[in-house]
Molecule: small-subunit ribosomal RNA
Organism: Gleimia sp. B186
RNA sequence: CCCUUAGAGUUUGAUCCUGGCUCAGGACGAACGCUGGCGGCGUGCUUAACACAUGCAAGUCGAACGGGAUCUUGGCUGGCUUUUGCUGGUUGGGUGAGAGUGGCGAACGGGUGAGUAACACGUGAGUAACCUGCCCCUUUCUCUGGGAUAACUGCAGGAAACUGUGGCUAAUACUGGAUAUUCUGCUUCUGGCGCAUGCUGGGGGUGGGAAAGGUUUUUUCUGGUUGGGGAUGGGCUCGCGGCCUAUCAGCUUGUUGGUGGGGUGAUGGCCUACCAAGGCGGUGACGGGUAGCCGGCCUGAGAGGGUGGGCGGUCACACUGGGACUGAGAUACGGCCCAGACUCCUACGGGAGGCAGCAGUGGGGGAUUUUGCACAAUGGGCGCAAGCCUGAUGCAGCGACGCCGCGUGAGGGAUGGAGGCCUUCGGGUUGUGAACCUCUUUCGCUGGGUUGAAAGGCCAUGCUUUGGGUGUGGUUGAUUGAUACUGGUAAAGAAGUACCGGCUAACUACGUGCCAGCAGCCGCGGUAAUACGCAGGGUACUAGCGUUGUCCGGAUUUAUUGGGCGUAAAGGGCUUGUAGGUGGCGUGUCGCGUCUGUCGUGAAAUCUCAUAGCUUAACUGUGGGCUUGCGGUGGGUACGGGCAUGCUUGAGUGCGGUAGGGGAGACUGGAAUUCCUGGUGUAGCGGUGGAAUGCGCAGAUAUCAGGAGGAAUACCGGUGGCGAAGGCGGGUCUCUGGGCCGUUACUGACGCUGAGGAGCGAAAGCGUGGGGAGCGAACAGGAUUAGAUACCCUGGUAGUCCAUGCUGUAAACGUUGGGCACUAGGUGUGGGGCUUUUUGUUGGGUUCUGCGCCGUAGCUAACGCAUUAAGUGCCCCGCCUGGGGAGUACGGCCGCAAGGCUAAAACUCAAAGGAAUUGACGGGGACCCGCACAAGCGGCGGAGCAUGCGGAUUAAUUCGACGCAACGCGAAGAACCUUACCAAGGCUUGACAUGCAUCGGGACACUGCUGAGAGGUGGUGGCUUUUGCUGGUGUGCAGGUGGUGCAUGGUUGUCGUCAGCUCGUGUCGUGAGAUGUUGGGUUAAGUCCCGCAACGAGCGCAACCCUUGUCUAGUGUUGCCAGCAUUUGGUUGGGGACUCUCUAGAGACUGCCGGGGUUAACUCGGAGGAAGGUGGGGAUGACGUCAAAUCAUCAUGCCCCUUAUGUCUUGGGCUUCACGCAUGCUACAAUGGAUGGUACAGUGGGUUGCGAUACUGUGAGGUGGAGCUAAUCCCUUAAAGCUGUUCUCAGUUCGGAUCGUAGUCUGCAACUCGACUGCGUGAAGGUGGAGUCGCUAGUAAUCGCAGAUCAGCAUUGCUGCGGUGAAUACGUUCUCGGGUCUUGUACACACCGCCCGUCACGUCACGAAAGUUGGUAACACCCGAAGCCUGUGGCCUAACCUUUUUGGGGGGAGUGGGUGACGGUGGGAUUGGCGAUUGGGACGAAGUCGUAACAAGGUAGCCGUAAGGGCGACACGCGAU
Repeated sequence: CCCUUAGAGUUUGAUCCUGGCUCAGGACGAACGCUGGCGGCGUGCUUAACACAUGCAAGUCGAACGGGAUCUUGGCUGGCUUUUGCUGGUUGGGUGAGAGUGGCGAACGGGUGAGUAACACGUGAGUAACCUGCCCCUUUCUCUGGGAUAACUGCAGGAAACUGUGGCUAAUACUGGAUAUUCUGCUUCUGGCGCAUGCUGGGGGUGGGAAAGGUUUUUUCUGGUUGGGGAUGGGCUCGCGGCCUAUCAGCUUGUUGGUGGGGUGAUGGCCUACCAAGGCGGUGACGGGUAGCCGGCCUGAGAGGGUGGGCGGUCACACUGGGACUGAGAUACGGCCCAGACUCCUACGGGAGGCAGCAGUGGGGGAUUUUGCACAAUGGGCGCAAGCCUGAUGCAGCGACGCCGCGUGAGGGAUGGAGGCCUUCGGGUUGUGAACCUCUUUCGCUGGGUUGAAAGGCCAUGCUUUGGGUGUGGUUGAUUGAUACUGGUAAAGAAGUACCGGCUAACUACGUGCCAGCAGCCGCGGUAAUACGCAGGGUACUAGCGUUGUCCGGAUUUAUUGGGCGUAAAGGGCUUGUAGGUGGCGUGUCGCGUCUGUCGUGAAAUCUCAUAGCUUAACUGUGGGCUUGCGGUGGGUACGGGCAUGCUUGAGUGCGGUAGGGGAGACUGGAAUUCCUGGUGUAGCGGUGGAAUGCGCAGAUAUCAGGAGGAAUACCGGUGGCGAAGGCGGGUCUCUGGGCCGUUACUGACGCUGAGGAGCGAAAGCGUGGGGAGCGAACAGGAUUAGAUACCCUGGUAGUCCAUGCUGUAAACGUUGGGCACUAGGUGUGGGGCUUUUUGUUGGGUUCUGCGCCGUAGCUAACGCAUUAAGUGCCCCGCCUGGGGAGUACGGCCGCAAGGCUAAAACUCAAAGGAAUUGACGGGGACCCGCACAAGCGGCGGAGCAUGCGGAUUAAUUCGACGCAACGCGAAGAACCUUACCAAGGCUUGACAUGCAUCGGGACACUGCUGAGAGGUGGUGGCUUUUGCUGGUGUGCAGGUGGUGCAUGGUUGUCGUCAGCUCGUGUCGUGAGAUGUUGGGUUAAGUCCCGCAACGAGCGCAACCCUUGUCUAGUGUUGCCAGCAUUUGGUUGGGGACUCUCUAGAGACUGCCGGGGUUAACUCGGAGGAAGGUGGGGAUGACGUCAAAUCAUCAUGCCCCUUAUGUCUUGGGCUUCACGCAUGCUACAAUGGAUGGUACAGUGGGUUGCGAUACUGUGAGGUGGAGCUAAUCCCUUAAAGCUGUUCUCAGUUCGGAUCGUAGUCUGCAACUCGACUGCGUGAAGGUGGAGUCGCUAGUAAUCGCAGAUCAGCAUUGCUGCGGUGAAUACGUUCUCGGGUCUUGUACACACCGCCCGUCACGUCACGAAAGUUGGUAACACCCGAAGCCUGUGGCCUAACCUUUUUGGGGGGAGUGGGUGACGGUGGGAUUGGCGAUUGGGACGAAGUCGUAACAAGGUAGCCGUAAGGGCGACACGCGAU
């Protein structure tokens, strides 16, 4: 300078937090699905470094050499031929293929990433320890000899590859000699320099060492040699940097160093001999796994994280392993040798080969291209050059693989056409979209050639500042006749993909019905799916769009920036101490860190900024920046550090005091339990919820005395003391550790922490030896129980105790590591000091040090912590990173064992969790209420019958209702009807409604036949004009008590007539929420009062309403009748007093008095009153709960039926009957039955009705019809009661079922199947087990009466009415239900909750396992190829020497030795695969057994350990919390 930080969904009923999972973004050498017009620039085997057919990828030089096929051209000459010509020989010139000698190149370029964790790479240094062909500059020289050899040729072998041998020949091939420096070796003298080894000069002596020519008409040019310098390229060395793993902790013998030697271009254990015993490692050696490294690329705000494909740098490799040769350079991709595997050829004897070069093939794979063109350009090799070669490279082809650009038209156009889709049927939407009109022509397609273009190279030549540049001419030119330019053409040829529940932009219909399917997470689908499939519409992106995979981001979710550890995951059980980290005050010095300036480097490309070139962009060019790094050098010195020297505050020592269950050992006391002995004494003791086992007449328990033995130490005793923790408790003695206070004498930073290490470490447990009273796992017995391997009881072994050794874990907890400093207080207590006070070790103040409580700021998710921090800071250590799997497996270490320490993964889930909130619940607590219990009265449950239900049965026994809150319920009345069910017979626009079309005149009334009837089939009669009415046919439709009450409305039940349920504002809390509404009283009541961060309000409570109880006033018929008359019928006159009716009022409010209470609310008592504390009763039912009930009252969505699930009819069924249940009635008798007489109500009902007097029948009833549309008449005699008689305790004069028979009434009809009456019959039943229901006063109990429904049918049901008319309530312990507060909670579908483990079945991954089969790296030994080193070399041998020889020198074949790959053998190490069987784990819709945990979870739970039993969850003992 530039750039610059986004969140969301998901745990819960809700909340906050912790914490994981998931999503939105970007990227890719990608792949897959659907789709696809054009161009530019890039890019394309990520897998099998698997195997490769074919072609090409490295040659070149005749100006190094010998030679030369071929072609061509001359001269001479032969033959043939008529000429042209053909064909030979010889000689000269030119051209010059193929092969060879020689030189240079082949070590570059190109490919790949197997190996490699390394000086391989990056970066920065060093080389005084080095090399460097070709190139540049410079120096010297280029003298003189020699012998061979390939090619060629002869012969020979072989299938081939190729080879052997004889003969000839050349060189810039090889080689002898000469000369030579500032070359080089040795030696000597001498100068300079360097941190060191050393480096660099000068002089002398003495050894060694060079060379090549070629070309040209000429000039020349080029090569060769010796040195020096440069450039370039390399070698070697070093600092620093970059993966995982400690379940790899010790590694190393050439190892570490030295000396001598060898080797190399060069240092060096690089190699060798000898000597020494070192070297590396917690700052991670050694081992294992993985991997080429970097510039960069992707992402990110950055720090980081991931990555290393293309391009560039570098390394490694070239079928696998080993090896050298040549060379400047290789241990050599397209060279050689050997071994191995594989492939190919073969005449079987032998040979050949290496695409990880470019194309291409097979294979593998989800997946990756043409066997293309050209050397024109760039670059490389060779050459003087022309040139040749070049799958490097330049281009083209294929692929939407990526990036970028363009197009598929533009403008107008509404009556909003048609079609599609939706619809509330009105319309809406697709939609200016189309049609239609007017334009344009990019791209595509098809043409054109006027410029017939350009970039670049080569050759020749001119000019020029001699480096190049530039002009002209000729030639070449893959791409390419491509782009560009230009004519024509017609809207003409060019749009898809994904999504639409939330996150996340975008909604409706149909189909489907927990099916089919979707899904990234949450989740959707079980008949009204915006979530599946499809359609319409919409949204997003666009020649692409989605999906999958991978990486970063979001994720502060590994936290350096930038997290945590009391309870969420997380402080080591405690201490000591090593390494390490860190560290008080002052002075001086150094300048390592640190700060600053400058220099070198940080390749290019990339990135970024500016600018420029392709029409734009991608792409590309130019310049700047960046490159955060490393190194050199100058300066500064506060801080950290090193060194030096001091100080005393930190720390320690000394001295003087002091408290203590601190530790170890020895000795010792009393109380108690048990046992033994003896005495007294007699029948029980003991134990429990209750019992039993057990002990006891052989004398227990009880009690007295004596004795034995072991263990533990009452009171004191205390949120008191000590200790590092574990832990420590009678007393005395000995030894011993630490703390605190005071003093300030000494040392002088000696401190803090502490990975590893070491020590200590409850209980249980283990080994050895003792001991053993009590207690007490195991075990035995008794109980309990469905079971009870438990809880309870009786016994009882290990153990508990001691000594000694091991073990090393606990909820080893303050769930809080250690140290230092700072930051309000109050109060209590242990230990010490100072001061003050007091009669007093009494009180006060202050200070240091411990242990507690409360509390401010602050912190915390909250709870809470708060000078003993969980506050504010610093230092050090340990630990955490979702739940489960699992503190498990494997491995290692420790242990006698039990086991401990260390410590994963596969797989699986979307949560697991913390704190707090509101509810609900508790076999938690407190308070209160209710016929809830208790106290009473009467029932039910037993009998018979009635009614309802279940079950069974049936053709059908229609349907609904099922704990309370279904069951005398719907049903206030099933013979037909009702009726919904069944059988049979009919009808199909229909039994019922309405519209339209059409036909007819009939519908209707009377009547016949047939039939079970519905119905079918006839006859007769009366009108016509429309409206109307009506019939037939057809069509829309009717109809459904068919389904769904879990699609609904409405209605109802229930908690419950319980006292609750909420809101506004304010306040508190991060929040859910709280407060109010809690508290103290009080009430029937959230009723009221007081208090209070609350103040008010609403729905409920109460009151207002009805009824009843008293009074007053009015009214006075049909009601009433005191007095008057009349009659004994309120009948009549009369009356309104009374009763009563109707209407309107009064009255009751804790108003008055007293006690209590807070001067309150209120309560207790009293007075008055008809009534007294809501007077009694009714109606009235808050917010809500139960997917409560009802689709069969009704209404209604959707679905279903439509000659039937509709409708009509007859008959049947709902009335069945082994049985079970519920609700009632009647009884079982004497408080009674029977019978005679006799008294007193109220509510109601009545014209299709109630029906009197009268007559009749034993009776039910019948005949008959006065009165009454009702305070008039009728139903209508109320019954119990009272009174008299009888029965006399029996299955009866109780009881009335059942049955027989005769009747009555209703009705079309009493058979299935009505009620009643008379006569006869005369069952069970003698007060009802466990259990259970109702009721608190005009109530229970008991007695009758009326009504609804109704033709008839209820003596028993229901709804009302009155008559007679009790008992009891101490009280709230218990049962049930409810309310308030509080507490616990793992519950929220809310305890009918949640939830654990085995077993059984299925699936999946993992461990163990006899064994089996592979890989890897070593070790020991054997074999020992090629090659290299070395010895030898009777054999062979051109160059040199020579005395010319069977010579010498030198060399070599051969051969011995050393080393040495592959291979073999062996025992181990390590790591995989498979594995009968086996073990636990995870998951799975309803399986089995129990009930462990969550509430006091019914025995509080949990931790460690041991033992036991059960299939198992578990239970128990000991210790801890």